Context: one part of a larger RNA
This record gives sequence, structure tokens and C1' cells, in this order.
RNA sequence: GCCGGCGAGUUACUCGUACGUGGCGCCAGGUUAAGGGGACGACCCCGGAGCCGCAGCGAAAGCGAGUCUGAACAGGGCGACCAGUCACGUGCGGUAGACCCGAAACCGGGCGAUCUACCCAUGGGCAGGCUGAAGCAUGCGUAAAAGUAUGUGGAGGGCCGAACCUCUCAAGGUUGAAAACUUGUAGGAUGACCUGUGGGUAGCGGUGAAACGCCAAUCGAGCCCGGAGAUAGCUGGUUCUCCGCGAAAUAGCUUUAGGGCUAGCCUCGUGGGUUAAGAUACGGGGGUAGAGCACUGGUAGGGCUAGGGCCAAUAGCGGUACCAAACCCUGAUAAACUCCGAAUACCGUAUCCCAUCACCACGGGAGUCAGACUGUGGGGGAUAAGCUCCAUGGUCAAAAGGGAAACAGCCCAGACCGUCGAAUAAGGCCCCUAAGUGUUUGCUAAGUGGGAAAGGAUGUAGGAGCACCCAGACAACCAGGAGGUUGGCUUAGAGGCAGCCAUCCUUUAAAGAGUGCGUAAUAGCUCACUGGUCAAGUGGUCUCGCGCCUAUAAUGUAACGGGGCUCAAGCAAACCGCCGAAUUCACGGACGGUGCCGGUCUUCGGAUCGGGCCGUGGUAGCGGAGCAUUCUGCAUGGGUUGAAGGUACAUCGUGAGAUGUACUCGACUUUGCAGAAGAGAGUAUGCCGGC
Repeated sequence: GCCGGCGAGUUACUCGUACGUGGCGCCAGGUUAAGGGGACGACCCCGGAGCCGCAGCGAAAGCGAGUCUGAACAGGGCGACCAGUCACGUGCGGUAGACCCGAAACCGGGCGAUCUACCCAUGGGCAGGCUGAAGCAUGCGUAAAAGUAUGUGGAGGGCCGAACCUCUCAAGGUUGAAAACUUGUAGGAUGACCUGUGGGUAGCGGUGAAACGCCAAUCGAGCCCGGAGAUAGCUGGUUCUCCGCGAAAUAGCUUUAGGGCUAGCCUCGUGGGUUAAGAUACGGGGGUAGAGCACUGGUAGGGCUAGGGCCAAUAGCGGUACCAAACCCUGAUAAACUCCGAAUACCGUAUCCCAUCACCACGGGAGUCAGACUGUGGGGGAUAAGCUCCAUGGUCAAAAGGGAAACAGCCCAGACCGUCGAAUAAGGCCCCUAAGUGUUUGCUAAGUGGGAAAGGAUGUAGGAGCACCCAGACAACCAGGAGGUUGGCUUAGAGGCAGCCAUCCUUUAAAGAGUGCGUAAUAGCUCACUGGUCAAGUGGUCUCGCGCCUAUAAUGUAACGGGGCUCAAGCAAACCGCCGAAUUCACGGACGGUGCCGGUCUUCGGAUCGGGCCGUGGUAGCGGAGCAUUCUGCAUGGGUUGAAGGUACAUCGUGAGAUGUACUCGACUUUGCAGAAGAGAGUAUGCCGGC
């Protein structure tokens, strides 16, 4: 790991509560408990103690259909109406281990110092080599000492190094040779040394040269058994079928936040019976969106004008382009501003619609309290987040189907079953790929479409208005573009063209005291402006459709799903077809419901059959109906001419399942009606077994 077996809401309670049953238990009563008697499993009789009900109110005394409060014969509160009780069954709750498995721990009584820590008693061990303390002896030395030299001596937690003890570093080993080792290397090696044997100290403890170390491969409190099924607001698991309905992820409180309680939302029963939702009309309150500046604030420019700054000034009592209150004009602004003020929403009344819908009340049972994304209105954040917090819709959650290439939360649409039928939705119709290479008119040239901003641009289509123009515009070409004058100033110079000031007059078809280049300054080139040639449009502004640039990323095109597409297979507008889902329709069927129609039965409550009509996605969860297993009672069949069990197949049933046949097997077993449960397995890193 697979297969097989086992494996989780049980039982008790004269506890509570609700419902069902007792076709009429008994009933203003109901019922017995212990115990006793008789049958001798089961039943009958006795037993009225007790319990519940029949009256309440008050803290109570107490009073009583009333009572309490109160001064009250006031008002108010609770009552007075309403049948209970016993038994059994079921749901839920309580007390018990209380659906099952699971701690780490806590406590009690024992067992452990054969490992290890320390201690006690008694034994044992330490090759060899080196060094050479004190003391002593002798010589020298001294007044005597001290001192010194040589020898002797043999001290030391002395030195080197085996045994022995230890374990520094490295490599190997790491399902090892080994649950701590091997090899090399290393530290101590007469000592606080190592070691044998016997003994001692015990868990709320011992021992510890102290590491929370060690106390039998276990130690921040040993091990074994017990309390014990400790407790676990936590994790996991919780076994057959079909039918009806179907949530929540919110509020308040919570040593509360991943748990609870009550409410909200679901379900079942009983009662009420249109009261609900929706539409319309009418009646309401409001201060949001918007808007506004009348208030409260902040706010730009100007005017006017206190005050201030600066200047001047007492021979004065002024000046100001500075700051600035109030006031006036113009222009804006606000969640905590409002002279105003919607749409919606909300409340009420009436009518209509709906009628197998809803809604309301009471009672039994829940689950839910981590929500997610999306549209809209907002707060927080950075007018960030697949961010966070509210509000209001939707979907998912608990929803399959079609579309979006793929894609819980987007778009369409809510799957009872069947059909090689039909019509559609979103979305699509060149090929992959079902359906148009559809029609008409335009646009786009960028593969834009098929990713992106500020900003930029003689891209291109349309619209509007302006200017010039056959008295000849725009572009090009030819020609002119002059004189006073080198204007004045400045300057080394300044001659149209460094800079400053002024910017006139004349000749003209026209020509600036000069548009740019240029020179040291002149010169030179050119422009404005004018004539000619030519010939019909030219120039700029605003607006709008579609495009262009801006545009850089990591394996490989890779920013249409792909192929591929250009009067399109792109975009805009209009139109005609078609495809397309579990939608809708058609036909057949099932189930549920039904104040509709008809038949049969009826204890008149209803039951049942046929038709009509309506419904049937579903997690948590509530309700209903069944299947199967084991055993029991009563009844009933089958079986060695082959029971149960097994294998295979067929048939029937919506399903759990049922029946039959063949083979196998070899002794029990079926069916009906009741009853009782050790009553259904795939998951619990489940338990046991086999392989």
C1' cells in the first nucleotide's frame, strides 16, 4: 500500500419540556410508590403515603374572585374566562464519560543508585627515562655566625613517555560494524590519580569542582500501576435510499474576538385569514445630490478706508506702487457652512393586482456569528493594492448548463427524467468550429484592430467661419528694393543689422532710419514691399471621425485562442437571415401539492381513483416516507429430488434493494404481521489480520 474483518448520538433517571398515540383510558379530577395477597415469568387484586390539577394576589402577616400598592370606595400591577392527569412513543434539554479517537499535564501508592553522581568500608594498579628541593657530610670562610664549593640525599597536584584514564582536531561512518563508533592525531599519566568488591543517599526527593548535569539508551522533575473513559471553547472522523422546504457568515453583550448567549435569517406544527409584497393616487416629515454665498469659516483681484510700517515733518498735522480690519465691486470655495434644494428611499391612507403566493401570532427543532468578488455611494490608504472598513444591489458560497481561448464571484440562464424534435438568450456566423466569405453607405493603411498617459505632428475623412484672389491671388522665375543718411547718441569704430533714443521727410510702381546672414567698421547676399511672366485657387483658425509618434525584460513568435484577414475576416451606422444553453415550446413519463371538476367508499372528520392546474438546483439544517441487517413473538411455507453462503447472468423497482436461472456448496431456511436493536463504512497519519 491493497484486500478482509472491527470501528462513532447509546443507556439510566417518579428529571424537565413539547408533540403524537390511548379510533370513547379516566375526567374536576387523574395516578399510585414502597410494601402486601393471589396466579407463578408477563397478569390480577390490595395499598391514597406522595405527586400533578381544581385560585389567585402579596416580601409577609394575611385576604380571597380577587388581591397588592395606597389616605382612597382613585388610578395602576398581577389575577378572575381557558381541563386535566396517567402510560407509552418520538424530538430536544438536564445529570451521568453522554457521538468516537487524541494530549501535554495533576494527584496517590509502589519499583529502582547492577547505568550514572557523591559518600563510606576494604583491596588492587601506575614500563622506562629526566630533573635534582630541604636535610646531612666535608673543605673554604667567620670572633662566632652568615655565606660558599664539592659530595651525599631524593622532594615535587615537577618533566618526557607506555599500561591506565581522558577525548583536542580531522577524515570516515549517518537504512552505521556501532541507538555515540572506527582510524589518525591529541591531554593527564605519584595524583584533587585510576580501578575491583561490598555498602549508603529516592522523585514535593537524591547527588552535583554547577552543565538544569546525572538518578538503568528516559530528566526543568524517573519508572510502573491506579484516580481515569482527567480535561481538550482544539484537530480529525462519524457508515443505507428517496421525497418537501432551505439558511447564515449580521446586531447587542461577553478576560470576548477561530468560543458562547439572545435577537435576525431556515424548518415543522397549531391558530388568524389579505393584514404581506407590488402598482397607482393622495397625505406626510427630511436637508443628501446639486446649487448657492444670506450665516460660520477660509479665499484671488480691484475700489474705498481705520490702524500699522517707511519717508517727510512741529514753519507740521503730509506722502506712499508697503502690510491690512470693516465696507463696496468682480471671481471662486467647505464632511463637521446653508438663503435654497431634488430624484430615490421611508411612513401612512385608499383602490387595484396577486390567491396552491405571502403576511402575523404562539409553540417544537436547528444551523449561522472567518465570508468572497462585482456594479453603485462613501470613509481609511497615495482619488495604490486580488488592500481595508461601511452602505446598497447582484452572483458565488449552497448553482450545474451556454458565453468570456482556459477562468468560484463577470454576461446569459436557474438542471425532476426521457426524445437522432422545434424556437430563442448572451455570444457568434472565412478555416480550426455550429451558423453570412450577407446587403447598403462610409471610415482606417496603422496589422490600427489585437495593451498605455502627459505631450507632439503639413497622416487622412467630414463640418464651421475668416482672409486674399481673373482689377490675376499663393508658389516659382525675371527685375527693382532708392535719396536726405554713415539719423542722433554711444564708441577705437557703430555706415539698416553690439547697445540706447527717435523712427521723420523725399523720389516713387514699390522700398523699414530696416527680417536674417555677413564685415574690425564699410562692402556683399537676402527679406519686407513693388512691377512683369504664368495661370486658378491660396493661406491660416476652430471643431469632429479614424489613424501616427511617445512604446524598453528576462527559454521562444508570446499584448487577436491559432491559422490567417486590408472596398476586410478591422471600425461606424442601418438592415435581412442563420447558429447558439440543461432557458422556452412540443410529445411521453415520475414524484410533490391543490378552498378546481368528476367517480367510489364514509364512523360525515375524511379516505381513495381519474382529470385539470401549480411545483420539483441545493451546503449547514428542519420535516416526511422507505430499503436492508441480527434477534424475539404469532402465523406460514421450502429443504440431501439439495437450505444458507459463493460465482455468473437475466428480469423488476425512482432508489436503498428485490426476484429468478445456471454452476458451486452440503444443512438449514423463506414469507406475512408485530416487536427489540451491539442495525448499514472509504477515508479517523483509525484498530486487528492476511499478502